[in-house]
RNA sequence: AAAGUAAAAGCCAAACCUUGAGCAAUCAAGGGACGGAAAGCCACGGGUCCGGUGAAUGAGUGAGAGGACCGGAUAGCCGGGCUGCCUUUU
Numbered sequence: 001a002a003a004g005u006a007a008a009a010g011c012c013a014a015a016c017c018u019u020g021a022g023c024a025a026u027c028a029a030g031g032g033a034c035g036g037a038a039a040g041c042c043a044c045g046g047g048u049c050c051g052g053u054g055a056a057u058g059a060g061u062g063a064g065a066g067g068a069c070c071g072g073a074u075a076g077c078c079g080g081g082c083u084g085c086c087u088u089u090u
Stems, first nucleotide, its partner, number of pairs: 001089004011036002016031006034076001040082003044079003047074007
């Protein structure tokens, strides 16, 4: 510097359950392992999700749907950026 076939040392921990925070998406801690070579960190681009406002249209007892804007969540959705362990090859 490149790579992750195999092995090893370790690492993380989905669903679900319990407790707590939040309107919610979701998050934190404990249990638990579906998986992961960055499942370490960063919301920069796209996606998805939540909350608020809400035009045209539509409907009207009520509902439903909804461009756009604002705020938020997700790094275990994808891309991008930063950093790093082990092994192998050069």

Background
The prediction has a mean pLDDT of 77. A computed fold for a 90-nucleotide RNA from a Deltaproteobacteria bacterium, annotated as c-di-GMP-I-GGC riboswitch aptamer. The source organism's lineage runs through Bacteria, Pseudomonadati, Myxococcota and Myxococcia.